[in-house]
RNA sequence: CUCUUAUAAAGAGCGGUGGAGGGAUGUGCCCUACGAAGCCCGGCAACCAUUACAACAGUAAAAAGGUGCCAAAUCACACAAAGCAUGCGCUUUGGAAGAUGAGAG
Numbered sequence: 001c002u003c004u005u006a007u008a009a010a011g012a013g014c015g016g017u018g019g020a021g022g023g024a025u026g027u028g029c030c031c032u033a034c035g036a037a038g039c040c041c042g043g044c045a046a047c048c049a050u051u052a053c054a055a056c057a058g059u060a061a062a063a064a065g066g067u068g069c070c071a072a073a074u075c076a077c078a079c080a081a082a083g084c085a086u087g088c089g090c091u092u093u094g095g096a097a098g099a100u101g102a103g104a105g
Stems, first nucleotide, its partner, number of pairs: 001105007013041001015040003021031003025078004042070003047066002050061004074097001079094006
């Protein structure tokens, strides 16, 4: 990097450092000097692994391991179908794209 598969409206600091950006992309809309990103500490969750229920499956536990995460639904919408409304719109379902885990190449 590609493929397969699972998940997503819950949860997480009034700390230190740092100094201007950040929310994938486009459009929008937001966050940010009452301090962005990054780093440290702290925390959340429980995908893998672990343990118990004999075992597959499943359920439960714990959080010392491997990841992940800690504004807003994946912040909203991006494509298609159906329904409603008709002024550009709204709703639902599915998909695409992106994210994370696990497995494969």
Source information
A computed fold for a 105-nucleotide RNA, annotated as SAM riboswitch aptamer (S box leader). Its Rfam family is "SAM riboswitch aptamer (S box leader)". Its family is annotated with regulation of gene expression in the Gene Ontology. Its mean pLDDT, the model's own confidence on a scale to 100, is 83.